[in-house]
RNA sequence: CUCGCGGGAGAGAUCGGGCCGGUGAUUCCGGACCCGAGGCCGAAGGCGCAACCGCCCCGGAAACGCUCAGGCAAACGGACCGCGAG
Numbered sequence: 001c002u003c004g005c006g007g008g009a010g011a012g013a014u015c016g017g018g019c020c021g022g023u024g025a026u027u028c029c030g031g032a033c034c035c036g037a038g039g040c041c042g043a044a045g046g047c048g049c050a051a052c053c054g055c056c057c058c059g060g061a062a063a064c065g066c067u068c069a070g071g072c073a074a075a076c077g078g079a080c081c082g083c084g085a086g
Base pairs, nucleotide, nucleotide: 001086002085003084004083005082006081007080014037015036016035017034018033019031020030021029022028039072040071041070045068046066047065048064052060053059054058
């Protein structure tokens, strides 16, 4: 460094419109999806400062910061940690 297994946080199941389904229904309910709004998170990635580190005057650089991307029920993802193998 790679693979496998396990653990793994934060933030709106927000609001409006469309669409689809059920319904006697311009009603009520539900939702994969699309558009918009503003609110938020920070642990893929990216960028910035530079604590820190090294083969040291040149390099590498964060769990800090920004929020472009990503994310805000579940799922997926997920820095990082543990175990095993190559």
RNAcentral holds the sequence, with entries from MGnify. A computed fold for an 86-nucleotide RNA from uncultured Brevundimonas sp., annotated as Glycine riboswitch aptamer. NCBI's taxonomy places the organism under Bacteria, Pseudomonadati, Alphaproteobacteria, Caulobacteraceae, Brevundimonas.